[in-house]
RNA sequence: UCUGAUAAGGGCAAACUUAUUGAAAGAUAAGGACGCAAAGCUGUGGGCCUAAAGCAUAACGCUAUGGCAGCCAGGCUGCCGAAG
Numbered sequence: 001u002c003u004g005a006u007a008a009g010g011g012c013a014a015a016c017u018u019a020u021u022g023a024a025a026g027a028u029a030a031g032g033a034c035g036c037a038a039a040g041c042u043g044u045g046g047g048c049c050u051a052a053a054g055c056a057u058a059a060c061g062c063u064a065u066g067g068c069a070g071c072c073a074g075g076c077u078g079c080c081g082a083a084g
Stems, first nucleotide, its partner, number of pairs: 002084001011036002016031006034070001040076003044073003047068003054062002
């Protein structure tokens, strides 16, 4: 330095429920634990979700300026440390 244990002390919290919020996707709080060694932070690249406003249509529709970091990369930061 890499890896990260049936280790110790701790941490986070999916689905679901309730409340608030939002046009929606979603977010926040409380309850709740499926999981997580970066499930800490960051929309930078890809991907995905939504489409109020805008554009367009006979209708279908298109679009992020709205989101997702617990989809994959990148960037920043970081507790413990058996065995190898």